[in-house]
RNA sequence: GAGCGAAAUGUGGGAGAGAUCGUCACUUACUUUGACGGCGCCGAAGGAGCAACGCCCAGGAAACUCUCAGGCACCCGGACCACACUUCGCAG
Numbered sequence: 001g002a003g004c005g006a007a008a009u010g011u012g013g014g015a016g017a018g019a020u021c022g023u024c025a026c027u028u029a030c031u032u033u034g035a036c037g038g039c040g041c042c043g044a045a046g047g048a049g050c051a052a053c054g055c056c057c058a059g060g061a062a063a064c065u066c067u068c069a070g071g072c073a074c075c076c077g078g079a080c081c082a083c084a085c086u087u088c089g090c091a092g
C1' cells in the first nucleotide's frame, strides 16, 4: 500500500397482503387517529421446521415450509443488493 472475508455506521433501491367490520375514546360537518374484539389475508424484521451429507450419533441450508411474533392506505419497518467509511481476521 492493495486484495479477500465478516461486522458496525451512513446513503440509495427494496415486494406482498382489507384505508375490512363492530365497539369505545379523541376529533367533532365530513374525515383522521388510537385501543379492544371479529372474520379475511401477507412473508422479505425476528423465530421455528426439515433434505442431501454424516462415525447414520450429534450436527445440518434457504428467498423452501409454518405463521408464534411482525405486517395488510401514507409514514415507519423491511430480507437482500449497491456504494462509502470504520473495526477485526486472513497476516504479514
Stems, first nucleotide, its partner, number of pairs: 003090005009084005018039001020038006040072003046068001047066003053059001
This is a predicted structure of a 92-nucleotide RNA (Glycine riboswitch aptamer) from an uncultured Granulosicoccaceae bacterium. The prediction has a mean pLDDT of 80. It was read from a public genome assembly, where an Rfam model found it.